[in-house]
Molecule: transfer RNA
Organism: Actinomycetes bacterium
RNA sequence: CGGGAAGUAGCGCAGCUUGGUAGCGCGCAGCGUUCGGGACGCUGAGGUCGCGGGUUCAAAUCCCGCCUUCCCGACCA
Numbered sequence: 001c002g003g004g005a006a007g008u009a010g011c012g013c014a015g016c017u018u019g020g021u022a023g024c025g026c027g028c029a030g031c032g033u034u035c036g037g038g039a040c041g042c043u044g045a046g047g048u049c050g051c052g053g054g055u056u057c058a059a060a061u062c063c064c065g066c067c068u069u070c071c072c073g074a075c076c077a
Stems, first nucleotide, its partner, number of pairs: 001073007010026004020057001028044006050066005
């Protein structure tokens, strides 16, 4: 330098194809069962969906540019 993949809650991930209320598991907080811990159950908090722009009534999703990480290749040695 070229090609590809990934970026969504504290962590791990789905949702994108086919635009229409942002979700799951773990974790966290409160309550209940228990003498207590653990475990289980109920409830809840927690999100600029990497950044910027565009299209649209409406964008995590479509289009363009950029950033970061990973993989492959090339170059150098």